RNA sequence: GAACGAACGCUGGCGGCGGGGUUUAGGCAUGCAAGUCGAGCGCGAAAGCUAUAUGCGAGUAGCGCGGCGGAAGGGUGAGUACAAGCUAGUUAACGUGCCCUUUGGAUCGGGAUAAUUCUUGGAAACGGGAUGUAAUACCGAAUGGGACCACGACCUCUACGGUUGUUGUGGUGAAACGGGUAUGGUGCUUUCGGGCCCUACCUGCCGAAGGAGCGGACUAGCCCCGAUUAGCUUGAUGGUGAGGUAAUGGCUCACCAUGGCUUUGAUCGGUAGCCGGCCUGAGAGGGUGUCCGGCCACACUGGAACUGAGAUACUGUCCAGACUCCUACGGGAGGCUGCAGUCGCGAAUCAUUCACAAUGGGCGAAAGCCUGAUGAUGCCACGCCGCGUGCGAGAGGAAGGCCCUCUGGGUUGUAAAUCGCUGUCAGGAGGGGGGAAUAUUGACUGCCCUCCAGAGGAAGCACCGGCUAAAUACGUGCCAGCAGCCGCGGUAAUACGUAUGGUGCAAGCGUUGUUCGGAAUCACUGGGCAUAAAGGGUGCGUAGGCGGUUAUUUAAGUCAGGGGUGAAAGCCGGUGGCCCAACCAUCGAAUUGCCUUUGAUACUGAGUAACUUGAGUAUGUAAGGGGUGAGUGGAACGUGUGGUGUAGCGGUGAAAUGCGUAGAUAUCACACGGAAGACCAGAGGCGAAGGCGACUCACUGGUACAUAACUGACGCUGAGGCACGAAAGCGUGGGGAGCAAACAGGAUUAGAUACCCUGGUAGUCCACGCCGUAAACGAUGAGCACUAGAUGGUUGGUCUCCUAUGGACUGGCUGUCGGAGGAAAUUUGUUAAGUGCUCCGCCUGGGGAGUAUGGUCGCAAGGCUGAAACUCAAAGGAAUUGACGGGGGCUCACACAAGCGGUGGAGGAUGUGGUUUAAUUCGAAACAACGCGAAGAACCUUACCAGGUCUUGACAUACCAGAAUUAAUUUGUUGAAAGACAGAGGCUUGCCCUUUCCGGGUGUAACUGGAACAGGUGCUGCAUGGCUGUCGUCAGCUCGUGCCGUGAGGUGUUAGGUUAAGUCCUUUAACGAGCGAAACCCCUAUUGUUAGUUGCCAGCACGUAAAGGUGGGGACUCUAGCAAGACUGCCGCGUAGAAGUUGGAGGAAGGUGGGGACGACGUCAAGUCAUCAUGGCCCUUAUGACCUGGGCUACACACGUCCUACAAUGGGUGGUACAGUGGGUUGCGAAUCCGCAAGGUGGAGCUAAUCCCCAAAGCCAUCCUCAGUUCAGAUUGUGGGCUGCAAUUCGCCCACAUGAAGUUGGAAUCGCUAGUAAUCGCGGGUCAGCUAUACCGCGGUGAAUAUGUUCCUGAGCCUUGUACACACCGCCCGUCAAGCCACCCGAAUUGGUCGCACCCGAAGUCGUAGUUCUAACCGUAAGGAGGGACGCGCCGAAGGUGAGGCCGGUAAGGGGGACUAAGUCGAAACAAGGUA
Repeated sequence: GAACGAACGCUGGCGGCGGGGUUUAGGCAUGCAAGUCGAGCGCGAAAGCUAUAUGCGAGUAGCGCGGCGGAAGGGUGAGUACAAGCUAGUUAACGUGCCCUUUGGAUCGGGAUAAUUCUUGGAAACGGGAUGUAAUACCGAAUGGGACCACGACCUCUACGGUUGUUGUGGUGAAACGGGUAUGGUGCUUUCGGGCCCUACCUGCCGAAGGAGCGGACUAGCCCCGAUUAGCUUGAUGGUGAGGUAAUGGCUCACCAUGGCUUUGAUCGGUAGCCGGCCUGAGAGGGUGUCCGGCCACACUGGAACUGAGAUACUGUCCAGACUCCUACGGGAGGCUGCAGUCGCGAAUCAUUCACAAUGGGCGAAAGCCUGAUGAUGCCACGCCGCGUGCGAGAGGAAGGCCCUCUGGGUUGUAAAUCGCUGUCAGGAGGGGGGAAUAUUGACUGCCCUCCAGAGGAAGCACCGGCUAAAUACGUGCCAGCAGCCGCGGUAAUACGUAUGGUGCAAGCGUUGUUCGGAAUCACUGGGCAUAAAGGGUGCGUAGGCGGUUAUUUAAGUCAGGGGUGAAAGCCGGUGGCCCAACCAUCGAAUUGCCUUUGAUACUGAGUAACUUGAGUAUGUAAGGGGUGAGUGGAACGUGUGGUGUAGCGGUGAAAUGCGUAGAUAUCACACGGAAGACCAGAGGCGAAGGCGACUCACUGGUACAUAACUGACGCUGAGGCACGAAAGCGUGGGGAGCAAACAGGAUUAGAUACCCUGGUAGUCCACGCCGUAAACGAUGAGCACUAGAUGGUUGGUCUCCUAUGGACUGGCUGUCGGAGGAAAUUUGUUAAGUGCUCCGCCUGGGGAGUAUGGUCGCAAGGCUGAAACUCAAAGGAAUUGACGGGGGCUCACACAAGCGGUGGAGGAUGUGGUUUAAUUCGAAACAACGCGAAGAACCUUACCAGGUCUUGACAUACCAGAAUUAAUUUGUUGAAAGACAGAGGCUUGCCCUUUCCGGGUGUAACUGGAACAGGUGCUGCAUGGCUGUCGUCAGCUCGUGCCGUGAGGUGUUAGGUUAAGUCCUUUAACGAGCGAAACCCCUAUUGUUAGUUGCCAGCACGUAAAGGUGGGGACUCUAGCAAGACUGCCGCGUAGAAGUUGGAGGAAGGUGGGGACGACGUCAAGUCAUCAUGGCCCUUAUGACCUGGGCUACACACGUCCUACAAUGGGUGGUACAGUGGGUUGCGAAUCCGCAAGGUGGAGCUAAUCCCCAAAGCCAUCCUCAGUUCAGAUUGUGGGCUGCAAUUCGCCCACAUGAAGUUGGAAUCGCUAGUAAUCGCGGGUCAGCUAUACCGCGGUGAAUAUGUUCCUGAGCCUUGUACACACCGCCCGUCAAGCCACCCGAAUUGGUCGCACCCGAAGUCGUAGUUCUAACCGUAAGGAGGGACGCGCCGAAGGUGAGGCCGGUAAGGGGGACUAAGUCGAAACAAGGUA
């Protein structure tokens, strides 16, 4: 996608044609579904009518005998798997009522019986007895052409078995002259109705023959699954003879023989009606068997026969059983799988309708009767088909809805309103035909025509993340839910729910189920097996399959033509009929098949005759750890004995256990023992594989080459089968040196039932016998042929007068590289995984599971064969890019090492955690949070807490209404303040009208009220922008074009050098380029030049106590502009004539001179919504705003970063010297004076190279002399100073006094490579003040060390492995514990089913002549023939008993398995996974 006998959900206008219990072959109330014939026969009413009657009704209804039909039609699919069915044949082995044709016949007799009547039993169903009658009922005899049988004769053909035809004799064997009609009769008779007879016709009857149609039987082919069903069979297979049948036949029986079927699947088990067809599919196929048609089977279950032309009989009979019903309890009745209907079952399937009008059937001569067959209608959208639900115009693009960037726009949408038109369908009225035929007959029917009214009565369902046509908003917040697969939902969901819009289909639309397709995903067409699932461990060989060259015969396969058949319907094509279509009719084609016949003969087969190349044999030669047995030898090892000798040996990462003073180890000599075979030795040899290695001998298998003598296709493969088959293991008996599971001890470890060590037993070895498996691997079955090469090894042969350690050629085996080709790639490539042929084995998602169960083999261990339930959406292969490794290589970095100084210990400062609290606001969290945001919390800041207040608001912009009093400034009351209330004051006060004023109108700032809105340090840094940190100033990250690869991707960017550097050079399928590195920029180091104030002062002059103080000067310093300089430029060595390195010269500076700014692609959902901005959400008399006070400063404790110290390289005191950044008007503040000091007073100068703020270490003296000190300064007390509204919580400073810990700091850890570390002070920002010991800068003094890259950490490049990709902080295994699910075993228990054996034995057929009864015939009779019943016998259903097979149900308990966000224990695998 298509389909359906469908079901369910929502919805539903009409018509046509079809369909409608798929489940319980479960049970059935009620009605109907098979009768008919008086023209076969015998009987024969009544009601009623008329009333005169043996009247009519009436020879009617009804009863029975008899005939035909109840074997058809209708239903269902339980059973059924060589049965049935289908197709084609056979019947010389058969039957046939009714029908048709032909022919012949129908003579003479007889006895019953039902009905009826009477009687009788019984509740009933149903009977018994007596009387009595007919027939087309029954019986006897006659006839008998033909038929059949027996015995003959002749003839035809012959396969010698028979057969066809003609004929003779004998035998068997029939009937209904009944019925009807006659406007036939010259007959007879009559009760006058008629009867009998004759004739004609119709019909029926009997014998025979034929036909048509319908049946019976037989044969072949086709026809589901299972081998976890491998053997089955005793009437079984055949024969002879009989019986039986319509007929063949073991169909049945007696006897005889021992057969028959089966791996081409018997038997057994499961499932199933079969077919034409139907669905699907390009086809081949696959699935299916409802409706219609053919066949079969069944009729409550099982069995049986009777009747009949036909049955083993759906609405017949008998018996048994189950069930239901009636009953007077004695006994009876029943069979919807016919049509309706009912209950039950179920997801689910209709009316207890009408009619025989049509088509057909039964009976009848016919009229006709019967017909739930059939024709119709009803119900159901169950299906297919058709039609409709209007058409045209209509923009104010209405209202409403929805959305948005919201004074507006978009969309719904010409849609609506409105105007005009039409009348299909449904509705109403009237009429007419058709189904109907030559006449009668219409259940059903808008089938057709005409008229009427009015847009009126008529649209839903699913979907809108991708597949897949169609999107937005709101709600929800891993919830509710969706889901076919992928998946969606954790606060911005196109995926849930709703709405709006859209898409698709449409009286339907979706969902579910099933089948086919796609699926080449069982592969015939049309797949595979090195690594993805898949080659058997190896060989030999049976059946089977396949098979070399030539000739010939045949014609089985094969091919061609003809004939028969392949039902109809259906499918397909043409044409036609219903308005069309669905539907129907007709014609054709097709039916791919089977049978038969006539030909063809290339190929295959079969037969025959040959051949030599396949195969084999022979002869000669060659190599070899091929196999089996016996023997021999040496090294090493262990042990024993003896000698020498002394304290250790042994073992490991380090040790210990162990051995040793009873003498080990070591060493020498001798002896014994067992196992294994060094060197040779080699991806070298042999073998089928497993496997085989000292030497010698014996026996023995295979192979190769040469020759071309012999055979003449003898071949290849090989299901089953047989044999061999490493190691381990098992049995019996030996043997036992070394090694070594188990075991013991020692270590290691958190543990260590391991890895390591010391010992050590099975075993390893031999003989015999089992086992039968391995990563038994080339993960590659065997054979044959063909298809480029190059180069080795090994083992044969040939040629070569260049005789050689040579060359050329030709075989076998065995390697490497590689082309074409193959392959997903890796790779393979004449030793194929290439191209072909033949045969075998095997595979079909992962797990469950090579498990369970059954079978079989084994002593056992176990092997072989080998599932399912359930569960997952993957498992897997190859390769790619990363990441990672207790992988490798190269390289770098204060990474280590070498050094210097610290931290960790003390006290204090500061930040954090924790705790506390009304609050201790918030953020930052390994490196990369923690002297961080904060460059400065007493109030403010301030975001936190308590209390007091405000509500258009502390702040912004509009609008509406009121509104001329109000501002600045200021007073009072109250209050903690905010604020509230009351005054003083008086800036401003527009425009218009009237205007003298008064006044009126209008507008507006502020204010008041209202309504928009403000406001939020509220949430989300995981919605964001911006900014920042980090890897990392690490050297990387990419692109274009080209090339390689199916592709991911690679190349470039790798390699060899070199560099600080992907820096540069060389090489190069790459060539170039970009972002980074470098450079450009700033500072600094040298010089020149220009300039010379506020800076400088050499020379000249003045001048001071002193002082560039002054005149001057530009030389110097300096200032700040411009230049120069450094580029591996020069030289040497070595390197590749490179890049570059190293050394040197010159130079202020040398290899980036030293610093700074500058930070690639990206990573960390890194940090920040509290700098700012911003989406969404939230608050709106509060999460907003204001105020007072408090808190952020708490304190058992822990951590980070610092400061000060522990002292003599020091501390105190005195004297004395030298900087550079910077800052300053709400400011820096000099001199002077006061104070011990902090500070105060003062106010010169300075808007700054001008004035001010300004050094310490150092140096020179002196005291202290190793101590808790003249070290250290915490803490505390008292008194002061400063800032500020305010110093209590909670500031800084000064003086005096006090004088704690601390004597160099455990594990661990940090910084630094030169003007660096260390040490010394100075300045600045923030700032009223300060907690600054912080931060950012500045200068002074000024070291030590680097052999180097093994290790630790981090990083870069290349390579390797990977089961990782959230990327090792990864992945992942097993036990245990919990829940749940399916399964296996299971004592036992309970069912079903199947045969077997036995018992019992109904009905009934058959047999039997025992008993008894008996109309027809025979007989004078007795009696007989024939018949019936009973009995007996065989068989025989149900039932019973027993032992079993198979399949289930239940089940204590046991077992493993699957699954399940966060359980336990370990750490087995993936990296060398830390013991590969």
Molecule: small-subunit ribosomal RNA
Organism: metagenome